This is a predicted structure of a 112-nucleotide RNA (SAM riboswitch aptamer (S box leader)) from a Chloroflexota bacterium. The organism belongs to Chloroflexota, within Bacteria. Of the family's consensus pairs, 97% are formed in the model. Its Rfam family is "SAM riboswitch aptamer (S box leader)". Rfam links the family to the GO term regulation of gene expression. Rfam describes the family as follows. The SAM riboswitch is found upstream of a number of genes which code for proteins involved in methionine or cysteine biosynthesis in Gram-positive bacteria. The sequence was found by an Rfam model in a public genome assembly. Its mean pLDDT, the model's own confidence on a scale to 100, is 83.
This record gives sequence, structure tokens and C1' cells, in this order.
RNA sequence: CUCUUAUCGAGAGAGGCGGAGGGACAGGCCCUGAGAAGCCCGGCAACCGGUCGGCUGGCUUAGCGUCGACACGGUGCCAAGUCCUCCCCCGGUCACCGGGGGCUGAUGAGAG
Repeated sequence: CUCUUAUCGAGAGAGGCGGAGGGACAGGCCCUGAGAAGCCCGGCAACCGGUCGGCUGGCUUAGCGUCGACACGGUGCCAAGUCCUCCCCCGGUCACCGGGGGCUGAUGAGAG
């Protein structure tokens, strides 16, 4: 970098350093010196591994499957629905609104 797949309306500090930017891209609309990014600490969550426990099947154990707990290890995350937008379908009180699907993107896991 490409492909496959799952998830994306919840959650997370009135800390330290730092100093102007940040929210993927473009357009909006926002956040920001009552301090941005980044780094550290802290926290959230529980995708993968791990440990422990319940359950189905199995002669038994292990293993596998599944549900749950912990949060030890690997990531991830800590303004706003993936901040909004674009396309298709359905419905409506039809310059708009609601629901479903797609596109884009992000993250995990696996493969190349």
C1' cells in the first nucleotide's frame, strides 16, 4: 500500500510541558491565548491475545464453540452521529424531515 471482514448515536481530567493551530481530503460549519497540534501523566472502551468462570455437544480430559468477568499484554480512543455534506430506495405535514442501503473515512482482526 492492496484485499477480506466486524464495528462506528455510548464512554473518557478544572493535571504537567508546550506554544498556534486543529476537526482526513474539498466546501461548509465549528473548536482554539478562559490556550490548538505534539509529548508526558491520567482516563475510556473491550477488537485481538491472556487468565478465570458458566453453558451446548462429546465416554472423560484437553481442545473447539458460545456467553460472561478481569483489564495482565497488543492496539485503539478521550468536542460536535464517521460534526455536516454526495448517490439510491421507501414514507411524510414534501425548497425540508424521518427510515433503510451505498460512497468516503476511521479502528480492530486476518491475508497478500